Context: one part of a larger RNA
RNA sequence: UGACGGGGGCCCGCACAAGCGGUGGAGCACGUGGUUUAAUUCGAUGCUAACCGCAGAACCUUACCUGGGUUUGACAUCCGCAUAAUUGGGCAGAGAUGCUUGAGUGCCCGGAUUUCUGGGAGAUGCGAGACAGGUGCUGCAUGGCUGUCGUCAGCUCGUGCCGUGAGGUGUUGGGUUAAGUCCCGCAACGAGCGCAACCCCUGCUUUCAGUUGCUAAUAUUAAGUUAAGCACUCUGGAGGGACUGCCGGCGAUAAGCUGGAGGAAGGUGGGGAUGAUGUCAAGUCAUCAUGGCCCUUAUGUCCAGGGCUACACACGUGCUACAAUGGCAUAUUCAGAGGGGAGCGAAGCAGUGAUGCGGAGCGAAUCUCACAAAGUAUGCCUCAGUUCGGAUUGCAGUCUGCAACUCGACUGCAUGAAGUCGGAAUCGCUAGUAAUCGCAGGUCAGCCAAACUGCGGUGAAUACGUUCCCGGGCCUUGUACA
Numbered sequence: 001u002g003a004c005g006g007g008g009g010c011c012c013g014c015a016c017a018a019g020c021g022g023u024g025g026a027g028c029a030c031g032u033g034g035u036u037u038a039a040u041u042c043g044a045u046g047c048u049a050a051c052c053g054c055a056g057a058a059c060c061u062u063a064c065c066u067g068g069g070u071u072u073g074a075c076a077u078c079c080g081c082a083u084a085a086u087u088g089g090g091c092a093g094a095g096a097u098g099c100u101u102g103a104g105u106g107c108c109c110g111g112a113u114u115u116c117u118g119g120g121a122g123a124u125g126c127g128a129g130a131c132a133g134g135u136g137c138u139g140c141a142u143g144g145c146u147g148u149c150g151u152c153a154g155c156u157c158g159u160g161c162c163g164u165g166a167g168g169u170g171u172u173g174g175g176u177u178a179a180g181u182c183c184c185g186c187a188a189c190g191a192g193c194g195c196a197a198c199c200c201c202u203g204c205u206u207u208c209a210g211u212u213g214c215u216a217a218u219a220u221u222a223a224g225u226u227a228a229g230c231a232c233u234c235u236g237g238a239g240g241g242a243c244u245g246c247c248g249g250c251g252a253u254a255a256g257c258u259g260g261a262g263g264a265a266g267g268u269g270g271g272g273a274u275g276a277u278g279u280c281a282a283g284u285c286a287u288c289a290u291g292g293c294c295c296u297u298a299u300g301u302c303c304a305g306g307g308c309u310a311c312a313c314a315c316g317u318g319c320u321a322c323a324a325u326g327g328c329a330u331a332u333u334c335a336g337a338g339g340g341g342a343g344c345g346a347a348g349c350a351g352u353g354a355u356g357c358g359g360a361g362c363g364a365a366u367c368u369c370a371c372a373a374a375g376u377a378u379g380c381c382u383c384a385g386u387u388c389g390g391a392u393u394g395c396a397g398u399c400u401g402c403a404a405c406u407c408g409a410c411u412g413c414a415u416g417a418a419g420u421c422g423g424a425a426u427c428g429c430u431a432g433u434a435a436u437c438g439c440a441g442g443u444c445a446g447c448c449a450a451a452c453u454g455c456g457g458u459g460a461a462u463a464c465g466u467u468c469c470c471g472g473g474c475c476u477u478g479u480a481c482a
Base pairs, nucleotide, nucleotide: 001482002481003479004478005477007476008475009474010473011472012471013470015466016465019429020428021427022426023425026320027319028318029317030316031315032314033313034311035310042053043052064306065305066304067303068302069301070300073131077130078129079127080126081125082124083123086103087102088101089100090099091098092097107120108119109118110117111116133295134294136293137292138291142289143288144284145283146282147280149278154193155192156191157190158189159188160169161168162167173184174183175182199272200271201270202269204240205239206238208236209235210234213230214229215228218227219226243266246260247259248258249257250256322422326381327380328379329378330377331376332375338369339368340367343362344361348357349356350355388419393414394413395412396411397410398409399408435458436457437456438455439454440453441452
C1' cells in the first nucleotide's frame, strides 16, 4: 500500500422487511449429470454451466459409429500430355462409383480460303510432385469477441509539496447528489478515463406534405362505397418544449432539499443504446484468425445406413393443471406490432376436421396472413376425481418432403393416468410494473417452439423502516496474510 475481520462509523441495492405471484409435490416438454451404447460428436459446470453455443438433428446439417470407396485428393496455385465446353440414355451397385453409348466441335489471334493447320484464353480428363486438407491437441503460448463484480462510482496522471524510502497529498474533511454530482474548506493547482450530456424510441404542440390514410359539412351507398374535402385521426420529415426557469419555506448568503403554480410532461419525465482502471491464468483453438505440436493410402476426403431422440435414476428451466373469480355451448365488442414473390393467398365450393379444389388481389398505409383472446350477455353444470384435468394408448386420416420405421407436426372418433394447491428450502417483481390474456416474427420444405425476440389488451397489492441475511461504496481501526 492492499486484502481480510462473527472490529467501528456513514450510505446504497427487490438485500431484508411489507405485499403479490411462483418453483420445490403431479403429468408433460426441453437442457444437464449419470448409466447404457458400435456411436449415444464436441464444448459450457456456484453466483457468472444446465430452452446455454443450437434464430429450429428424419436425409442434409454432422463434427460421432458401422460398413463400402478413394489417395495431388471434396477445395487453391504451379508443370506436362490429351480433349471443345456441355449434355441425353442404358447396365451393375445401398450409394459413392464403375462400365458403356448417343448428341455436341464453340470463343480470340495468325496462315490458307473447300475441307484444314498452328498458337492462346477458359473448361474437362489423365500423370508427376511441390503441396492441399484436419470440427486433431494446447483458451495455462495468443489475437479478436464475450461473461462477471457493475451502469457499482470509482480508476489514474502532470507539476508542486511532505516522507531516508516503500509511499502520501490531490481523491481526505463539512454539507449535498443517482453519481469523485455540485458547493464550501484545505499544500495543493490542474488534467484524463469513467458519471452526466450528446444518440434512438415514447408522451404534448406548431408548421409542411395529403395517398393506398381520414370524414366535420354537402350529395350518394349495403359499406368512406363514390363525388368532394385535408378540418379531425393518422402517417413522416423539420422545428418547438423542461432549464430547479418562476413563487414560498429550510439551508452557510452556497450546493441543494421541500412544498406550490403554470404545464402534455417536474426535478435524470418513462424505456433503450452506452459498461472506466481492473478481477476471475473466467469462457471460446468447434465462428474466425493464429504460434507450437501431431496425422499425411489418414486424425484427410466421398457415400449408404445408424446415432446425436437410448433410460432403474438425480438436478435445472418451463408448460398444463388440480377447478365455480371455473368448465362447456351460443351470441357479441375492442388492439398493436410484424411477415409476404420458389411468397401471402381472398371470395366461393367440398369435408365433422386437419385440409383440399379454386384462383381474385398484392413486391403491399391499397391485397393478404387475420377470427385477437381474456371481456360482455344468456343458458347448462352444483363441489364430484366431476361436463375439472388432460397424460397415455387404439383406430382412421391430413400436410410437408426423394423419404416420416428408428424420428415430424396436425385432425377426427374412442381411451381418460397422475393430480384436490405441494416438506425442508428457494425465486421474481416497486406501476402501466407484478399477475393474467392473446397476437406476430426470426430460424424454417416441414417441425418436436410449451423456447427466444417483440407487440398490444385487462390491470393490482405493498414499502413502517434499515436491527438482521446477501452484495456493494467511502472513512477509520487491528493483523503472525500478500
Molecule: small-subunit ribosomal RNA, 3' major domain
Organism: uncultured Bacillota bacterium